Background:
Predicted 3D model of a 350-nucleotide part of an RNA (small-subunit ribosomal RNA, central domain) from Sedimenticola thiotaurini. The coordinates come from a structure-prediction model, not an experiment, and the mean pLDDT is 90. It matches the Rfam family "Bacterial small subunit ribosomal RNA". Its family is annotated with structural constituent of ribosome and ribosome in the Gene Ontology. The source organism's lineage runs through Bacteria, Pseudomonadati, Pseudomonadota, Gammaproteobacteria and Sedimenticola.

[in-house]
Context: one part of a larger RNA
RNA sequence: CUGGGCGUAAAGCGUACGUAGGCGGUUUAGUAAGUCAGAUGUGAAAGCCCUGGGCUCAACCUGGGAACUGCAUUUGAAACUGCUGAACUAGAGUGUGGUAGAGGGAAGUGGAAUUCCGGGUGUAGCGGUGAAAUGCGUAGAUAUCCGGAGGAACACCAGUGGCGAAGGCGACUUCCUGGACCAACACUGACGCUGAGGUACGAAAGCGUGGGUAGCAAACAGGAUUAGAUACCCUGGUAGUCCACGCCGUAAACGAUGUCAACUAGUUGUUGGGAGCAUCUUGGCUCUUAGUAACGUAGCUAACGCGAUAAGUUGACCGCCUGGGGAGUACGGCCGCAAGGUUAAAACUC
Numbered sequence: 001c002u003g004g005g006c007g008u009a010a011a012g013c014g015u016a017c018g019u020a021g022g023c024g025g026u027u028u029a030g031u032a033a034g035u036c037a038g039a040u041g042u043g044a045a046a047g048c049c050c051u052g053g054g055c056u057c058a059a060c061c062u063g064g065g066a067a068c069u070g071c072a073u074u075u076g077a078a079a080c081u082g083c084u085g086a087a088c089u090a091g092a093g094u095g096u097g098g099u100a101g102a103g104g105g106a107a108g109u110g111g112a113a114u115u116c117c118g119g120g121u122g123u124a125g126c127g128g129u130g131a132a133a134u135g136c137g138u139a140g141a142u143a144u145c146c147g148g149a150g151g152a153a154c155a156c157c158a159g160u161g162g163c164g165a166a167g168g169c170g171a172c173u174u175c176c177u178g179g180a181c182c183a184a185c186a187c188u189g190a191c192g193c194u195g196a197g198g199u200a201c202g203a204a205a206g207c208g209u210g211g212g213u214a215g216c217a218a219a220c221a222g223g224a225u226u227a228g229a230u231a232c233c234c235u236g237g238u239a240g241u242c243c244a245c246g247c248c249g250u251a252a253a254c255g256a257u258g259u260c261a262a263c264u265a266g267u268u269g270u271u272g273g274g275a276g277c278a279u280c281u282u283g284g285c286u287c288u289u290a291g292u293a294a295c296g297u298a299g300c301u302a303a304c305g306c307g308a309u310a311a312g313u314u315g316a317c318c319g320c321c322u323g324g325g326g327a328g329u330a331c332g333g334c335c336g337c338a339a340g341g342u343u344a345a346a347a348c349u350c
Base pairs, nucleotide, nucleotide: 004321005320006319007304008303012318014201015200016199017198021194022193023192025088026087027086028085029084030083031082033081034080035077036076037075038074039073040072041071042070049065050064051063052062053061054060091191092188093187094186095185096183097182098181099180103177104176105175106174107173108172109171110154115149116148117147118146119145120144121143125136126135162169163168206247207246208245209244210243211242215241216240220236221235222234223233258317259316260315261314262313263312266295267294268293269292270291271290272289273288274287275286276285277284299306300305323350324349325348332343333342334341335340
């Protein structure tokens, strides 16, 4: 070392790409590093073990054997792993023709609504609440009509619908651009899987510089409520929310479920393809494929539940856990403008 685990009990990195490493399809020839067999040498003595002997026995002493599971050299074997050569097409990829989509980036455009401004009509209230008050209004508000400005978000469509690695993505048009799926063939010929470090992306909030600011709104102010009310409610309101560029790198970043592959009853819905059948047409039925949902068999599970999108049966590789608190803290390192992030203890205590 040969443990047990990770949906909810501690435990899957937020996500991807990828270096080293680990692992790796089918056939064949060779090789002999791993592997297996034989031989030789060595593996001190004592001790352990087996079997004799000597002290009256035993402990003790002593003869012989075995063992020393190892190492080296050598002779062989060739199934498996490795290595070398040749070949293959079931993995992976490329080409051809189609399809769907809020996938990403940039530019432009549109209508509804809120607010503000100007003008018209019009007069005493409006607003707000559990009830009020602060607030707005005779310097003409609220309401209503016309015109204008500006910012932000895109009703209906809209759907356990779609797309994306995740975060996430929703008006319309154009341009640039990534991926997926389907069908039938052709081509390359294992080019693959995972992935310590690393790199990139990464909601919201926050930070820097410069813009922008309609609505909303931390902080803040006032009015209420209350024993108090640093709140909940109301009237205001600044950062912020928006844009550009640069940081931050965290979330219940959740399916609380790592990625890839294979195998294992069925039923129902829905989205995107394909084929067939029926149908004047629409509606439909059957099969197949890629998603996305609801149930459910076997099996699994502490139970809840999961159940071909597995938490079933297996394999490959990575990450992580090991009683509660102290603590995701201190110290140190690295990163950051800062906020802080990341890595990560111990004393003590139950």